Two RNAs folded together computationally: RNase P RNA and transfer RNA, 449 nucleotides in total. It holds a member of the Rfam family "Bacterial RNase P class A". Rfam classes the family as a ribozyme.

RNA sequence: UCAGCGGGCCGGGUGAUCGCGGCGGGGCGCAUGCGCAACGUCGAGGAAAGUCCGGACUCCGCCGGGCAAGGGUGCCAGGUAACGCCUGGGCGGCGCGAGCCGACGGAAAGUGCAACAGAAACAUACCGCCCGCGUGCUGCGGGUAAGGGUGAAAUGGUGCGGUAAGAGCGCACCGGUGUCCUGGAGACAGGGCAGCCGUGCAAACCCCACCCGGAGCAAGGCCGAAUAGGGGAGGAGGGCGCCCGGUCCGUUCGAACUCCCGGGUAGGCCGCGCGAGCGUCGCAGCGAUGCGGCGCCCAGAUAGAUGAUCGCCGCCAUUCCGGCUUUACCCACCGGCAGGCACAGAAUCCGGCUUACAGGCCCGCUGAUCAC
RNA sequence: CGGGGUGUAGCUCAGCCUGGCAGAGCGCUUCGUUCGGGACGAAGAGGCCCCCAGUUCAAAUCUGGGCACCCCGACCA
Numbered sequence: 001u002c003a004g005c006g007g008g009c010c011g012g013g014u015g016a017u018c019g020c021g022g023c024g025g026g027g028c029g030c031a032u033g034c035g036c037a038a039c040g041u042c043g044a045g046g047a048a049a050g051u052c053c054g055g056a057c058u059c060c061g062c063c064g065g066g067c068a069a070g071g072g073u074g075c076c077a078g079g080u081a082a083c084g085c086c087u088g089g090g091c092g093g094c095g096c097g098a099g100c101c102g103a104c105g106g107a108a109a110g111u112g113c114a115a116c117a118g119a120a121a122c123a124u125a126c127c128g129c130c131c132g133c134g135u136g137c138u139g140c141g142g143g144u145a146a147g148g149g150u151g152a153a154a155u156g157g158u159g160c161g162g163u164a165a166g167a168g169c170g171c172a173c174c175g176g177u178g179u180c181c182u183g184g185a186g187a188c189a190g191g192g193c194a195g196c197c198g199u200g201c202a203a204a205c206c207c208c209a210c211c212c213g214g215a216g217c218a219a220g221g222c223c224g225a226a227u228a229g230g231g232g233a234g235g236a237g238g239g240c241g242c243c244c245g246g247u248c249c250g251u252u253c254g255a256a257c258u259c260c261c262g263g264g265u266a267g268g269c270c271g272c273g274c275g276a277g278c279g280u281c282g283c284a285g286c287g288a289u290g291c292g293g294c295g296c297c298c299a300g301a302u303a304g305a306u307g308a309u310c311g312c313c314g315c316c317a318u319u320c321c322g323g324c325u326u327u328a329c330c331c332a333c334c335g336g337c338a339g340g341c342a343c344a345g346a347a348u349c350c351g352g353c354u355u356a357c358a359g360g361c362c363c364g365c366u367g368a369u370c371a372c
Numbered sequence: 373c374g375g376g377g378u379g380u381a382g383c384u385c386a387g388c389c390u391g392g393c394a395g396a397g398c399g400c401u402u403c404g405u406u407c408g409g410g411a412c413g414a415a416g417a418g419g420c421c422c423c424c425a426g427u428u429c430a431a432a433u434c435u436g437g438g439c440a441c442c443c444c445g446a447c448c449a
Base pairs, nucleotide, nucleotide: 001368002367003366004365005364006363007362008361009360010359012313013312014311015310016309017308018307020043021042022041023040024039027036028035029034030033045343049354050353052352053351054350055349056348057216058215059214060213070212071211072210073209074208075089076088077087078086079085090104091102092101093100094099105207106206110205111204112201113200114199126148127147128144129143130142131141132140133139156174157173158172159171160170161169175196177194178193179192180191181190182189183188220270221269222268223267230261231260232259233258234257237253238252239251240250241249277296278295279294280293281292282291283290284289314341315340316339320336321335322334323333373445374444375443376442377441378440379439382398383397384396385395392429400416401415402414403413404412422438423437424436425435426434
């Protein structure tokens, strides 16, 4: 210098003017609870997003524990309130390397599936090879998975020996299984011995181990109009008590109106932001993280507040203009006008994961080349 | 804000659980029938199974992530 790997951080800045939401004390107005203007102070994110996990909190269920059903997780150890997250390690894969990636328990408990092709998909002989029998030829029986062919996948691989031909049949190396020993906290690693008969799929059912009660802030709680409707009391009066009229009594119904009661709605308040909080320092630990000291207060709206304009600076890409350069043009470089400043926006809160993101800064490391 | 579901031919939907070839109805094209049209009969075309990864020999189907659309939930009798 070029190419790359890992980690952390920022994500326009600043000034003026106008505007918006919360809080504070005082003032003014109506009037004791609101409203108004001014002042002071605070006012989005690394993802506030997707709602994919885990919790806090609330209500419901539940004596406690276990089993079943359903769902989830899946190498080992640690961290954590908890997790499917994080850290460290093991194993496997990729890369020259720094490093990166991995849904990584069990297929020898059982069931199922493996289309097409192929003789055969887990139990088998189509062609071929070998042996025997038979024969004019075709053939029949047996052995053989070394060769051919099919397929995504075909009976551990390579070599030598061996054999009628072959074959872990024997041997060496590799692979794999079982068992024993050693190291390690463990995953696992190394070694000895004996075998190699056992395909793949569990993001198929399933088995094993562990975890999980359900719903969600529109949870849940409090206050509560107007109008309509409901209930109760009073109430002019009406019906019935054989027919008609009157009066009284009993019973039943009951309009307007008056009073009382409770429920829901509109609306308001709480939940609601001092927290698994932020910054910094020290200690323990490889680390995630934990403990301690000091300092700080950091949005709470309810149809939803963070914005707009102007000046200066920074950055960006494109068009245009000018300069530089050129015989001329293009590219590059310098300057200028106009333009733009990523992804996106709190809605109960917190820990993660995932996804989106213009541009830029810092730290550590690897490889190649050159110079000293 | 919270919860649930759907995405397959031009339209409406099966198939997905239990992986192997993508189907139905309407519509479209051509032919027949008819004087012509409709109806009817026969034949046919038409699909990146919303997108991107993964598991598997093999994915519309199983798993993860993303996108779009739809529905429900405020509260009592």